[in-house]
RNA sequence: CGGGAUGUGGUGCACCGGUAGCAUGCCUGCUUUGGGAGCAGGAGGUACAGGGUUCAAUUCCCUGCAUCCCGA
Repeated sequence: CGGGAUGUGGUGCACCGGUAGCAUGCCUGCUUUGGGAGCAGGAGGUACAGGGUUCAAUUCCCUGCAUCCCGA
């Protein structure tokens, strides 16, 4: 320098056009002598940044940034 992939709650990942869910973690309650496990409930993100297309975008397009891979 060229090509490609990824970027979503604390963490790991889904959803891939119709205003975002799962696991785990966290908080509360029940259970237990207590802890752990189990059960019930709850809080927590508006999707890397900006722009465009659309009635509507995390989801499509463009640019940039970060990380990783391949080539030179």
Background: Model confidence (mean pLDDT): 82 of 100. Transfer RNA from an uncultured Candidatus Peregrinibacteria bacterium, 72 nucleotides, folded computationally. Its Rfam family is "tRNA". It is annotated as a transfer RNA. The sequence was found in a public genome assembly.